This is a predicted structure of a 176-nucleotide RNA (Lysine riboswitch aptamer) from a pig gut metagenome.
The prediction has a mean pLDDT of 80.
RNAcentral holds the sequence, with entries from MGnify.
RNA sequence: CGAUUGAGGCGCGGCGUACAUCAGUAACGCGUUGGAAGGAGAUGCGACUCCGUUUGAACCGCCCGCGAAAGGGUCCGCCGCCGAAGAUAACCGUCCGCUCGCACCGGCGUUGUCUGGACGGAAACGAGAACAUCGUUCCGGCUGUCAUCAUGCAUUCUGCUGGUGUUGCGCUAUCG
Numbered sequence: 001c002g003a004u005u006g007a008g009g010c011g012c013g014g015c016g017u018a019c020a021u022c023a024g025u026a027a028c029g030c031g032u033u034g035g036a037a038g039g040a041g042a043u044g045c046g047a048c049u050c051c052g053u054u055u056g057a058a059c060c061g062c063c064c065g066c067g068a069a070a071g072g073g074u075c076c077g078c079c080g081c082c083g084a085a086g087a088u089a090a091c092c093g094u095c096c097g098c099u100c101g102c103a104c105c106g107g108c109g110u111u112g113u114c115u116g117g118a119c120g121g122a123a124a125c126g127a128g129a130a131c132a133u134c135g136u137u138c139c140g141g142c143u144g145u146c147a148u149c150a151u152g153c154a155u156u157c158u159g160c161u162g163g164u165g166u167u168g169c170g171c172u173a174u175c176g
Base pairs, nucleotide, nucleotide: 001176002175003174004173006171009082011081012080013079014078015077016076018074019073028065029064031062032061034060035059038051039050040049041048043103044102045101046100047099085115086114087113088112089111090110091109093108095107096106097105116143117142119140120139121138123137124136125135126134127133144167146165147164148163149162150161152160153159154158
């Protein structure tokens, strides 16, 4: 230098069943002596199509009826693992979300940068239906690795204990 290997623990992520929430919400249907000339196809612009225009139930609102789902969450099980994974920025495309075009947003992919890990706390920001939960920043001790110092015990120079410092592109072990 390269290859393989293993460890940290409320360890990380994926999938699936069940459950609660989402929500008596959206959609749909009836009605309406409230409004209404426009409205719908996710958002903006344009096109196109459809519905409607006072004989107004298109559309908005209200009452009644009926009544979901996705994402997120919890338990359990299975699978893959220890930059597991997460965040962020940029880039890419005859891609997906969306009748068409462009734009925007989100998802997928690549590259770079940052974070050893879990937990708790406060505030702010972002996502979210949410006071659930997740992410970022900050603070706090805890913990793993390595380095170093010291006391006592132990004793094939090393282990336990305590202190200090760093942190994963690291560390342990083996091979070349």